[in-house]
Context: one part of a larger RNA
């Protein structure tokens, strides 16, 4: 000199854009943060409207209506938080997978036949303070289970060919075995319950895309005042487990494996793209944003599932806290706000799903503390302002003085002007593109119709916000401080004090003329900031 997620002291007008618990991975009151589908299913249920009956009290039906539970499907493994652990194939980079998996999505191809038994909700009885149950009865499905079928694909045995990098890839023909499925909305024709069509779905298969698993080369901090470490340890045959290789696990066998090119032990630490600094080499750092990893009160475990050994799932143990009728139960903010303690120190228990994105749904739509916005804070960067021109009797006043004067100083007053800001009034956005629906046109398929796809026009949708911005009116009106002035280092005099009080980054000032302490006037520097402290270069 530069920088900062900063703090402290004094001061403080505005706007834009960013940032905001660096400390105990401490404990948490309260609210919200993951739902959705009635076009999978059964049974129920308000009010309008419409229809029917009526004893005029009401009742029944309809109602793409409506509400809360339940079965079922998809999602909940994403998104969001934190950095405790981890010195490691965790990360970075480049490869391998002929050793692997991949829901939803896209494309391909072949199918969706025929049956069965349950069960929740519900009703009844009943236990418990509660949490939550027990027994009996009834019922549905795209829930569950057999049977049939099998183009592929799988497995075993066996044959042949081509390729090859391993257990493999490709091809041919045939034998055997086991193994699938589910329907729903709409439309048409009507043998009136069969059929056909369209769309959404379901099952098998092949390929793609996406995501993930595993393995390998190189790189990746300090201590030798850590020198030896290791028995599933190192390797092999065989087996098990896994989507998959492998001591990953197991029986048996061998005695190996690592290490001064630093093993083992200890200390510290999430890694990177990047950031800061520097001419560079380098040093330092990993907050915000992006990628990866790990964790979710502490430790362990599996279940479900395409995917978890799962932050707002389950089980066990522990600590802590809460409820209790003392028998027993409940909980997990390192999600967004917020609270308490801790600390030098870090914000609102806000608005909206309008946009972008996610989940579900055929769609309308619902949901989303992701996100978009608003609030607080000079925490930072950038921009603007606190007026402009003229104005000498160089006014008054302050300070200094050699008492002549000098200086603050065109500074003020005064005259003329402007209105960025400010106050008041008026107007007022872009961000909105869709989707759906209505009308019209076209296309593929189909017997036709509905539906599907493309396209034109119209309708509708804004939290921010009456915000940004614009116009008009008023009036210099609303707006300057902080630090320093001995040298380094830009800027000097007077008074007070008298080695006292004090200053200080270093040298050093102060003991009666202190440009170094305290005050004043003046000056210098920066400026809505200025200094100090801390840290890095």
């Nucleotide at each position: 000199g530069a920088a900062c997620g900063a703090a402290c002291g004094c001061u403080g007008g505005c706007g834009g854009c960013a940032g905001g618990c660096u400390u105990c991975a401490u404990a948490c009151a309260u609210g919200c943060a993951a739902g959705u589908c009635g076009a999978a299913c059964g049974a129920u249920u308000a009010a309008a409207g419409c229809c029917c009956c009526u004893u005029c009290g009401g009742g029944g039906g309809u109602g793409u209506a409506u509400a809360a539970a339940g079965u079922g499907g998809c999602g909940a493994a994403c998104g969001g938080g934190u950095g405790a652990g981890u010195a490691a194939c965790a990360g970075g980079u480049g490869g391998a997978u002929a050793a692997u998996c991949u829901a939803c999505c896209u494309u391909u191809u072949g199918g969706c036949g025929g049956g069965g038994g349950a069960u929740a909700c519900c009703g009844g009885u009943u236990g418990g303070a509660a949490a939550c149950g027990a027994c009996c009865g009834u019922u549905a499905a795209u829930a569950c289970c057999g049977c049939a079928u099998a183009c592929g694909a799988u497995u075993u045995g066996g044959a042949g060919g081509c390729c090859a990098u391993a257990g493999g890839g490709c091809c041919u023909g045939g034998c055997a075995a086991a193994g699938a499925a589910a329907g729903g909305c709409g439309c048409c024709c009507u043998u009136c319950a069969c059929g056909g069509c369209u769309c959404c779905g379901c099952c098998g298969u092949a390929a793609g895309a996406u995501g993930a698993g595993u393995c390998c080369g190189c790189c990746c901090c300090c201590c030798a005042u850590u020198a030896g470490c290791u028995u599933g340890u190192u390797g092999g045959u065989g087996g098990g487990a896994u989507a998959a290789u492998a001591g990953c696990c197991c029986c048996c066998c061998a005695a190996g494996g690592c290490g001064a090119c630093g093993a083992u032990g200890g200390a510290u630490a999430g890694c990177c793209g990047g950031g800061c600094u520097g001419a560079g080499a380098g040093g330092u750092u990993g907050g915000c944003c992006g990628g990866c990893c790990a964790c979710a009160c502490u430790g362990g475990g599996a279940c479900u599932g395409a995917g978890a050994c799962a932050c707002g799932g389950c089980c066990c143990a522990g600590a802590c806290a809460c409820c209790u009728a003392c028998g027993g139960g409940u909980g997990g903010c390192a999600g967004c706000a917020g609270u308490a303690g801790g600390g030098a120190a870090u914000a609102u228990u806000g608005g909206a799903c309008a946009a972008u994105g996610g989940g579900c749904g055929a769609a309308a739509g619902c949901u989303u503390g992701a996100u978009c916005c608003a609030g607080c804070c000079a925490u930072g960067c950038c921009g603007c302002g606190u007026g402009g021109a003229c104005g000498a009797u160089g006014a008054a006043g302050g300070c200094c003085u050699u008492c002549g004067g000098g200086u603050c100083g065109u500074a003020a007053a005064g005259u003329c002007c402007u209105u960025u800001u400010c106050u008041g009034a008026g107007g007022g956005a872009a961000g909105a593109a869709c989707a759906u629906c209505a009308a019209g046109g076209g296309g593929a398929g189909g017997a036709a119709a509905u539906g599907c796809c493309c396209u034109u026009u119209g309708c509708c949708u804004g939290a921010c916000g009456g915000u940004a911005c614009c116009u008009c009116a008023g009036g210099a009106a609303u707006a300057a401080g902080c630090a320093a002035c001995g040298g380094c280092u830009a800027a000097c005099u007077c008074c007070g004090u008298g080695c006292c009080a004090g200053c200080a980054g270093c040298c050093g000032c102060g003991g009666u003329a202190a440009u170094a302490c305290g005050g004043a006037g003046g000056u210098u520097g920066c400026a809505a900031g200025c200094g100090u402290u801390g840290u890095u270069c």